[in-house]
Context: one part of a larger RNA
RNA sequence: CGUAAAGUGGAUGCCUUGGCUGAAAUGAGCGAUGAAGGACGUGAUUGGAUGCGAUAAGCUUCGGGGAGUUACCAAAUAAACUUUGAUCCGGAGAUUUCCGAAUGGGGAAACCCUACUGUUUAAUAACAGUAAUAUAUAACUGAAUACAUAGGUUGUGUAAGCUAACCCUGGGAAUUGAAACAUCUUAGUACCAGGAGGAAAAGAAAAUAAUUAAUGAUUCCGCAAGUAGUGGCGAGCGAACGUGGAGAAGUCUAAACCGUUAUGUUUACAUAGCGGGGUUGCGAGGUAAGUUUACUCGUUUGAUCGGGGUUUGUUGUAUUUUUCUUAGUAGAAGACUCUGGAAAGUGUCACGAUACAGGGUAAUAGUCCCGUAUACGAAAAGAAAAAUCAAAAAAUGUACUUAUUCUCAAGUAGGGCGGGGCCGGUGAAACCCUGUCUGAAUCCGGGAGCACUAUCUUCCAAGACUAAAUAUCAUUUCAGACCGAUAGUGAACUAGUACCGUGAGGGAAAGGUGAAAAGUAUCCCGUAGAGGGAGGUGAAAUAGAACUGAAACUUUAUGCUAACAAGGAGUUGGAGCUCAAGUAUUUAAUUACUGAGUGACAGCGUGCUUUUUGCAGAACGACCCAGCGAGUUAAUUUUCUGUGGCCGCAUAAGUUGCUUUGCAACGGAUGCACAGUGAAAGCGAGCCUUAACGGGCGAAUAAUGGUCGCAGGGAUUAUACCCGAAACCAGACGAGCUACGCAUGAGCAGGGUGAACAUAAUGUAACAAUUAUGGGAGGCCCGAACCCACUCGCCGUUCAACACGAGGGGAUGACUUGUGUGUAGAGGAGAAAUUCCAAUCGAGUCUGGCAAUAGCUGGUUCUCUCCGAAAUAUCUUUAGGGAUAGCGUUGUGUAAUAACUAUGGGAGGUAGAGCUACUGAAUGAAUGUGGCGCCGCAAGGUAGCCCGUUUAACCAAACUCCGAAUACCUAUAGUCGUAUCACAGCAGUCAGAACUCCGGGGCUAAGCUCGGAGCUCAAAAGGGAAAAAGCCCAGACCGCAAUCUAAGGUCCCAAAAUCUAUACUAAGUGGGAAAGGAAGUGAAGUUUCUUAUACAUCUAGGAGGUUGGCUUAGAAGCAGCCAUCCUUUAAAGAAAGCGUAAUAGCUCACUAGCCUAGAGACUUCGCACCGAAAAUGUAAUGGGGCUAAGUAUAGUACCGAAGAUGCGGAUUUAUACAUUUUUUGUAUAAGUGGUAGGAGAGCGUUCCUAGUGCACUGAAGCCAGAUGGGUGACCACUGGUGGAGCGCUGGGAAGUGAGAAUGCUGGGAUGAGUAACCGCAAUGUGCGUGAGAUUCGCACACACCGAAAAUCCGAGGUUUCCUGGGCAAUGAUAAUCAUCCCAGGGUUAGUCGGGCCUAAGGCGAGGCCGAAAGGCGUAGUCGAUGGACAACAGGUUAAUAUUCCUGUACUGCAUAUAUAUGCGAUGGAGUGACGCAUUCUUGUAACUACUGCAUAUUAUUGGAUUUAUGUGAUUCCUCUGAGGAAGUUUGAAUAGGAAAAUCCGUCAAGCAAUAUUCCAAUGGAGGACUCAGAAGCAACCCUUCGGGGAAGUGAAUAGUAGUGAGCAGAGUGCCUAGAAAAACUUCUAAGCAUCAGUAUAUAUGUACCCGUACCGAAAACCAACACAGGUGGAUAGGGCGAGUAGCCCAAGGUGAAC
Repeated sequence: CGUAAAGUGGAUGCCUUGGCUGAAAUGAGCGAUGAAGGACGUGAUUGGAUGCGAUAAGCUUCGGGGAGUUACCAAAUAAACUUUGAUCCGGAGAUUUCCGAAUGGGGAAACCCUACUGUUUAAUAACAGUAAUAUAUAACUGAAUACAUAGGUUGUGUAAGCUAACCCUGGGAAUUGAAACAUCUUAGUACCAGGAGGAAAAGAAAAUAAUUAAUGAUUCCGCAAGUAGUGGCGAGCGAACGUGGAGAAGUCUAAACCGUUAUGUUUACAUAGCGGGGUUGCGAGGUAAGUUUACUCGUUUGAUCGGGGUUUGUUGUAUUUUUCUUAGUAGAAGACUCUGGAAAGUGUCACGAUACAGGGUAAUAGUCCCGUAUACGAAAAGAAAAAUCAAAAAAUGUACUUAUUCUCAAGUAGGGCGGGGCCGGUGAAACCCUGUCUGAAUCCGGGAGCACUAUCUUCCAAGACUAAAUAUCAUUUCAGACCGAUAGUGAACUAGUACCGUGAGGGAAAGGUGAAAAGUAUCCCGUAGAGGGAGGUGAAAUAGAACUGAAACUUUAUGCUAACAAGGAGUUGGAGCUCAAGUAUUUAAUUACUGAGUGACAGCGUGCUUUUUGCAGAACGACCCAGCGAGUUAAUUUUCUGUGGCCGCAUAAGUUGCUUUGCAACGGAUGCACAGUGAAAGCGAGCCUUAACGGGCGAAUAAUGGUCGCAGGGAUUAUACCCGAAACCAGACGAGCUACGCAUGAGCAGGGUGAACAUAAUGUAACAAUUAUGGGAGGCCCGAACCCACUCGCCGUUCAACACGAGGGGAUGACUUGUGUGUAGAGGAGAAAUUCCAAUCGAGUCUGGCAAUAGCUGGUUCUCUCCGAAAUAUCUUUAGGGAUAGCGUUGUGUAAUAACUAUGGGAGGUAGAGCUACUGAAUGAAUGUGGCGCCGCAAGGUAGCCCGUUUAACCAAACUCCGAAUACCUAUAGUCGUAUCACAGCAGUCAGAACUCCGGGGCUAAGCUCGGAGCUCAAAAGGGAAAAAGCCCAGACCGCAAUCUAAGGUCCCAAAAUCUAUACUAAGUGGGAAAGGAAGUGAAGUUUCUUAUACAUCUAGGAGGUUGGCUUAGAAGCAGCCAUCCUUUAAAGAAAGCGUAAUAGCUCACUAGCCUAGAGACUUCGCACCGAAAAUGUAAUGGGGCUAAGUAUAGUACCGAAGAUGCGGAUUUAUACAUUUUUUGUAUAAGUGGUAGGAGAGCGUUCCUAGUGCACUGAAGCCAGAUGGGUGACCACUGGUGGAGCGCUGGGAAGUGAGAAUGCUGGGAUGAGUAACCGCAAUGUGCGUGAGAUUCGCACACACCGAAAAUCCGAGGUUUCCUGGGCAAUGAUAAUCAUCCCAGGGUUAGUCGGGCCUAAGGCGAGGCCGAAAGGCGUAGUCGAUGGACAACAGGUUAAUAUUCCUGUACUGCAUAUAUAUGCGAUGGAGUGACGCAUUCUUGUAACUACUGCAUAUUAUUGGAUUUAUGUGAUUCCUCUGAGGAAGUUUGAAUAGGAAAAUCCGUCAAGCAAUAUUCCAAUGGAGGACUCAGAAGCAACCCUUCGGGGAAGUGAAUAGUAGUGAGCAGAGUGCCUAGAAAAACUUCUAAGCAUCAGUAUAUAUGUACCCGUACCGAAAACCAACACAGGUGGAUAGGGCGAGUAGCCCAAGGUGAAC
């Protein structure tokens, strides 16, 4: 890797109880008769959900119904009911705890506390009822203040609160759009608030219109119309008239005038109420006068007369009828056969149908069941309609004429200023509303008709009501080209649940055995487990607690492969090994062929996506798999293409009909077209312009047209392809963290220092000052608790989302801390840091606006075919975006246009060149009676400068006397048939890159940058350059084990020449590099020396004057200066070097000899050499290696690509031919790389429709195949699994295709059997239990804490407490154990805490303020952290105790009795009642020491001695008590204490400074009562015989000394000057004065509700955990010590779960 078999997992298929959307009908509220919504209860056993409410899964009654029932998850047992009609269904009624508007008061919702009346009781208790507030109204009362009013009381009615949308009204954003932003837009939207109804709102013209004229309330729909307009005239916004329809409905007041009642007073007026009257616009009404008399019947000859009536709305629990709703009833028709577990399927023969809708029944049923069509049905309740009746009321006149001028809505209309609303943004701005200032008229009047004026027309404001048509939601019924468990609601299931958050709020996952539980009897293993194996049921058990059962992933078995080997993992070739499906053969895997699996070795070969100039990229994204996941929908908006109807086209709303969410007909309102042009008037096949000429737009032919559908491509507006911000705004929720404030409480071991001040002494005239003593100040010092957080370490997937260790800072203060409370986001708080406001802070959190916006990033899903770009220009608050053009594509059309080549004709100022040809730049030489300068007296000279002339050389993008090649324009001809042009639909592109040439910038730097021309890449594969976007060659439709070539190659890797010829190179040059250097070497040349013997080697000489002179210590050829001669010579320098102190010495030049023929110098060219140093390793030919297999020249052959050719096939376009209904076939020609992009043709998925089929003799799905088809997406076939549905054809509709989005959900890997299970004290042994013991129990050792790791409260938790049983999960291991699971049990109060009081603060009747909501606040009422207030000891339980029990006390209340008597409050007065620091006093608790007593003990006994323990407590009574506090008594006193007072205050008098009274410790003494009290003994019980438990019995119960808290009391000092109310005492008011009340005493009785378990520095609270963190108060033993430090111990508790 393959095959087979499993596991895991839960995709797929099928299913549906649940959802989603719509249509019709009905309804549109419930509530003080207590709602909505809840809490708690309720069943025989009861956890959930449902029902119900102490009458509690129900009660009564009226109907229905007719056999079982006590419903569900969900069975079981027990007990019951039922033909005397149950359960069940419907109507009506009863009951209906507590909370909630919540309403007697309060409150932390589901709780607490009251008053009154009635019944009842001896009494408490109990039962029933009443008691909120506001408002309206009535009655009764009733202040200041006489009447009256305010106020009060009572009765009656009403309101409140909840509710999804719709509606009206008051307030009212922002994101956003305008590519910025401010007017504008979003939008009067979201949101907040108030209010109402079944609808709401609007509404009967001071209207619209029009000028040739009419219509006649409102509302809604279709048009008008995206028009008129408006608008930074931007973005956008956007009517009306009129018209077609739906539906239609009209009325009432005020006033004048008349009448009446009341009140007032100026007594004839005013005001108010009531009745009549009246309601209108070519005006009306009133008043006065006058005229007239609707309809009908009868009557009359007739006029007439009489009667009836008429009109209007209202009410009715009136009557009747009909229909409907809330239960129901009847309801047709089938058998057999085959298969099968099962028939409804197959087959055969029947039947029903006003019923073949639908569902169920063991597979698919008209005739099996429920139903369906149809026909019936209500005691009761309700609804609608119609008719009738009844009642009461109103009206009973209308019309007209004349006169009169009485009335016709006032802070109004209108106006000014500022705003708002209308389509209208202040505009020329009408009209409507009004914050403010003003301010008319009265019918001879007034408003409007888009500034305004006139004429004309029309209407009559300043009062009110009004159905329908319209909007929306709930319920019931029905339906769906809606979903089918990652879908559809968030929710198919115990879902708004679990869970998270302080809170507002957020918010899941989770369906399927089978036809039927027939749910596995019995046996075996195992711990009486879990689980499994036999066995049984069943059609099936691989259907066993779940259908099907994919993939990732994990295993097992097996074939091949892999242990010296190497990489995009594949592909091409392929040995070996294994196997045996097919064909043939054979007895036979026996053989052959074909094949299946593996894959040694070899060739080639750097994944996918995105983004890019360019990615294998070490640039982005993806761990893997499965499912989900992105161009959709709407709009009488608009354009184009295709197609269809009509020829002018089409209807819209609506109406009608029917077989009714639909179809058809009607409907022509209206739209587009039919004529253009002009700014317009207008004219019109023409019009406009112009003085005219001319010019512009049209017509002149067009079905290639018009219009309306359908489909498709674009655009617009909407979220608009999907996901993604940071933000902005609105309304809420948060100060349980933290900041600051307020109220009330608490805490701070111990030690030190020694301020002010005082006293004394000294001192001074007096001060001052000094000393001593006392004193005890301080944001003082040291240092624990406590608070903080400076340093280092450690930790840093933690013990911990800030900790731990060691140090550090403050520690009586601006200190720390508890409880309660206040301040809120446009804000608060802040000793101030942008610090804190719940792990969140340059503006909290939650929800909404909201799918904000995103020129930005990412992603965007099946196939094939044809064509195929651009990275440029212009403009751009523009530069990574866009618009137009350019370039692409598709369609249509015209012309012979385009391109290339040749020839001809053109214009030009570049390259080059030139400059005495200009403009500039610029070098030399010669020359001149030239000028200047210099020298010179001058003549004159002259190395400098200038000028002229001549000559030589020379520069330029912005110089040109000149001047090409190309390119460009054009004509003609040829080639080609590619291309070009116009219009229309649709794009993409605006980051480009390298290379070559010409240029700019730069350094003639850059893989640099900017232009021009070209080419390739981009978007292009193939061959070459080792490897390689851009270079060279060459453009891939597919196949071939064919041929020829290009670039480049031919020794091997590695295809082809160890090819031919001539040279060069010696450097591995080739196969990296410069200046420079060099007797390298080859070639070509110039020149010198040389048989008069050169060059080189060797031999010899290289001398003398002289040590030349000078200098010098010396200077002798050779430090230096001067000179540098002469001589001998073949030759030899007063010396070219080395050397010495100076000499010396060695060489050289030069000469001779020997030797012998070439020797030297220079120049040019080819190839070589040096110059040449880098980091893992040769590493600068691709390697081996090469002396050619290097280099140069010439040549031949071969190899070499996806190029060309050949053969076969596919397809596109064009043409031709044939054929045809669409079309198809053949031939020829030219094509077929491709990103963005355009165009075309198809595959598959889900659903619908019509037709046609398959299926238990096995559908879909899944697995597999050595099967077949198609270019492909895919399709078919076969086997297995599976167990009930599913295809195909034609048409239609889409939630229609995934590998990527740091995508979403689920599952599974990797890391990895790895890290970790390590803060601190520590365990060991034995026994027991048990299946099993490191961990459980017991015992004995050992260890640890001990200002705690002990004990007790508060908060918080909420059963964790105790007992029994259990071990799946939880417990960082195990577990027999547990704070885990199951069951049962457990919390007992007059005295403890709360219920009484008030603080900060909250709420708040009236009240004040405010758009609304609401804010503040009086009386009140709540609110502890404070005030007030009565019990102790012992015993007892498995678990409670100041609660139970025993004993002894105390408090309140009631009653009774006795005695006494002024009692009486919500009022007065007193009291309650208060700081900090420091010092002192007294005794106590406690401890220590000593003594006494008691008990035990002190290794035999007795004694003595030693040691250990104990030697006590509450209540009450009587005394005592350190000490402390207070003046007291009286008054016929009284302008105070809101009235009164005998009280307080004040005043006066007496007495006194003692006395008296009072208070007083947890003090002391005594008494009473009760209790406690060790060891020992011990009935009795249990026993594992070791022992354990236990009623009972049972002593002393004293002192001394020292230290000494709390408590009580006192002193001193200081500045910051240190709660309130009730209880309590006392006083009176009203009232009562009694049988009442009060005080005292005694007796009797009574005493309610809530909390009470357990943890509580922690394994139970807050931190996600059995978390090294955090958490307020109380107690405080011993030794050393100042100490609560530290170390060690006691009591007590632990040994921390590997």